Overview
The prediction has a mean pLDDT of 76. A computed fold for a 360-nucleotide RNA from a Bacillota bacterium, annotated as Bacterial RNase P class A. Its Rfam family is "Bacterial RNase P class A". It is annotated as a ribozyme. Rfam links the family to the GO terms ribonuclease P activity, dimeric ribonuclease P complex and tRNA processing. Taxonomically the source falls in Bacillota (Bacteria, Bacillati). The sequence was found by an Rfam model in a public genome assembly.
RNA sequence: CAAGUAGCCUGAGUGGUCGCGGGUGGCCUUUUGGCCGCCUGAGGAAAGUCCGAGCUCCAUAGGGCAGAGUGCUGGGUAACGCCCAGUGAAGGUGACUUCAAGGAAAGUGCCACAGAAAUCAGACCGCCCUGCUAUCGACAGUUGUUCGGAGCAAGGUAAGGGUGAAACGGUGCGGUAAGAGCGCACCAGCGUCCGGGUGACCGGGCGGCUAGGUAAACCCCACUCGGAGCAAGACCAAAUAGGAGGGGAAUAGAGUUGCCCGCUCUUCCCUCGGGUUAGGUCGCUUGAGGCCCAUGGCAACAUGGGUCCUAGAUAGAUGAUCACUCAUGACAGAACUCGGCUUAUAGGGCUACUUGUUUC
Numbered sequence: 001c002a003a004g005u006a007g008c009c010u011g012a013g014u015g016g017u018c019g020c021g022g023g024u025g026g027c028c029u030u031u032u033g034g035c036c037g038c039c040u041g042a043g044g045a046a047a048g049u050c051c052g053a054g055c056u057c058c059a060u061a062g063g064g065c066a067g068a069g070u071g072c073u074g075g076g077u078a079a080c081g082c083c084c085a086g087u088g089a090a091g092g093u094g095a096c097u098u099c100a101a102g103g104a105a106a107g108u109g110c111c112a113c114a115g116a117a118a119u120c121a122g123a124c125c126g127c128c129c130u131g132c133u134a135u136c137g138a139c140a141g142u143u144g145u146u147c148g149g150a151g152c153a154a155g156g157u158a159a160g161g162g163u164g165a166a167a168c169g170g171u172g173c174g175g176u177a178a179g180a181g182c183g184c185a186c187c188a189g190c191g192u193c194c195g196g197g198u199g200a201c202c203g204g205g206c207g208g209c210u211a212g213g214u215a216a217a218c219c220c221c222a223c224u225c226g227g228a229g230c231a232a233g234a235c236c237a238a239a240u241a242g243g244a245g246g247g248g249a250a251u252a253g254a255g256u257u258g259c260c261c262g263c264u265c266u267u268c269c270c271u272c273g274g275g276u277u278a279g280g281u282c283g284c285u286u287g288a289g290g291c292c293c294a295u296g297g298c299a300a301c302a303u304g305g306g307u308c309c310u311a312g313a314u315a316g317a318u319g320a321u322c323a324c325u326c327a328u329g330a331c332a333g334a335a336c337u338c339g340g341c342u343u344a345u346a347g348g349g350c351u352a353c354u355u356g357u358u359u360c
Stems, first nucleotide, its partner, number of pairs: 001356010012325007020041009043331001047342002050340005055229004062261004067225005072086005087101001088099004102220002107218002109214003124161002126157003130153004136148003139144001169187006188210001190207007233282004243272006252266004289308008
């Protein structure tokens, strides 16, 4: 200097004029309300509604089944499918990134087509031995105890070739009639013993020679799980007809996602008809809160101390304009709150690390 990897900050600024929401103080006003001062007022994702909770109600609890979720180990957290640190595997020269990462010897299913054969399989082409048939060539030499070739039968083989995503361990050497873990060396797998580690797992010794893949197929195993949701819900005000008819029922009905047990209450369903239904207040923002420091911890984070109060609209608030600067301004606006994950993002800035080139 170039190319990368991981993380962090910012994402318009300054000044003037006019106009908005909330809180608070003062003054005025019969009230509704008006005026002035001060404080404050959209995000890193406010988006998605994918997880987890706080909170409210069912409700006065509970248990089981079904169902759903997670799935290597150890920590963190209110909790999580999240975060941190490791282990293993895959990718990358590397910094690093990703993982739907328990079990195939509990069982069932599937592996099309091709191929001989796809779980306890198998001989298509080949290779080898023996026998038979008919003959050719070479060599030697007058005929054959040599070598090679063709066809058939029977036997051996799974090393070579073919098919396929995958062929019942891989590579090499020896051995064999030809071959084969048949034997040996190394490697992988499996079993067993020892050592290290909290653990996942790692290392080493010995052994026999080898029991495919798939569970984001059904299933098995371990752990976890009530439901509905701020349009939850509570209070106030207002109005009415505590109405009429039919059907069921205490061996019953209704209520809590579905079913059963249990528990609670005493009524349930249908038709017709009447009143309210865009009323008001609360919930509504002080929080598992923000920032700084110290201690502990590799870290996530925990403990302690100090300090701050930073939106609460409800037809829905931060806008308009002028001047300068400049990055010529991206993705984009709360609606009960918080912890995460995922997605979108112009431009600007910073830190650490990796690789390459060049110079000293």